Record summary: The prediction has a mean pLDDT of 83. Predicted 3D model of a 72-nucleotide RNA (transfer RNA) from Candidatus Roizmanbacteria bacterium RIFCSPHIGHO2_01_FULL_40_98. Its Rfam family is "tRNA". By type it is a transfer RNA. The sequence is in RNAcentral, with records from ENA.
[in-house]
């Protein structure tokens, strides 16, 4: 150089075209002599970046950025 795949909450991942979720993690509060565990509850997203199709895009397409395998 060529082809594959993967970037989504702090962190591990779902979501394959119609209001962006789980889990655990942080805060808060309830319980407990205190911790820990249970329970409620809350915060916390430019879904890598850009354009591009659509009445609508994380989803489809095209470019770029990173990280991984493969081929040469």
């Nucleotide at each position: 150089g060529c082809g594959g795949g993967a970037u989504u909450a702090g962190u591990u991942c779902a979501g394959u075209g119609g209001u962006a979720g789980a889990a655990u993690g942080u805060c808060u509060g309830u319980u407990u002599u205190c911790c820990a565990a249970a329970c409620a509850g809350a915060a916390g997203g430019u879904c890598a970046g850009g354009g591009g199709u659509u009445c609508g895009a994380a989803u489809c397409c095209c470019c770029u950025a990173u990280c991984c395998c493969g081929c040469u």